[in-house]
RNA sequence: GCCAUUGUAGCUCAGCCGGUAGAGCACUUCACUCGUAAUGAAGGGGUCGCGUGUUCGAAUCACGUCAAUGGCU
Numbered sequence: 001g002c003c004a005u006u007g008u009a010g011c012u013c014a015g016c017c018g019g020u021a022g023a024g025c026a027c028u029u030c031a032c033u034c035g036u037a038a039u040g041a042a043g044g045g046g047u048c049g050c051g052u053g054u055u056c057g058a059a060u061c062a063c064g065u066c067a068a069u070g071g072c073u
Base pairs, nucleotide, nucleotide: 001072002071003070004069005068006067007066010025011024012023013022019056027043028042029041030040031039049065050064051063052062053061
């Protein structure tokens, strides 16, 4: 220098043939307990790496860019 993959909640990930985002764990509150843990219920939390474009509508498509990983030279 070239190519590929990945980037979504605090963490690990799903959602990837476009229709305004979910799970598990963690966190908060409540119940239960003498108390803690466990268990059960409810709840908060993400402009989907960033920018631009296409579209009525983009996490999802296109282009650019940044980062990580792998390969080639």